[in-house]
RNA sequence: CCCGCCGGGAGAGCUGGUCGCCGCAAGCGAGCAGCGCCGAAGGAGCAACCACCCCGGAAUCUCUCAGGCGAAGGGACCGACGGG
Numbered sequence: 001c002c003c004g005c006c007g008g009g010a011g012a013g014c015u016g017g018u019c020g021c022c023g024c025a026a027g028c029g030a031g032c033a034g035c036g037c038c039g040a041a042g043g044a045g046c047a048a049c050c051a052c053c054c055c056g057g058a059a060u061c062u063c064u065c066a067g068g069c070g071a072a073g074g075g076a077c078c079g080a081c082g083g084g
Stems, first nucleotide, its partner, number of pairs: 001084004006079003013035004018030004036069003042065001043063003049057002
């Protein structure tokens, strides 16, 4: 440095109507639309910084294409263990 596994791991939502459950309503669930929002998969930009003979590398900064905005899941990154 790479792989596997385990633990930790942030941010951001309202409205409208549709369908289903439902005798109606209320409520719950699903997906859609409008407007808004978030940055920590991935991607792009700048270049602080690293290296420097040449060839280079590069952020948690910026953007928000992608992704996301109940929980779960995912999750950069951090740590333990095992293997190469």

Glycine riboswitch aptamer from uncultured Desertimonas sp., 84 nucleotides, folded computationally. The RNAcentral record of the sequence draws on MGnify. Its mean pLDDT, the model's own confidence on a scale to 100, is 77. NCBI's taxonomy places the organism under Bacteria, Actinomycetota, Acidimicrobiales, Ilumatobacteraceae, Desertimonas. Its Rfam family is "Glycine riboswitch aptamer". Rfam describes the family as follows. This family represents the bacterial glycine riboswitch. Glycine riboswitches usually consist of two metabolite-binding aptamers domains with similar structures in tandem.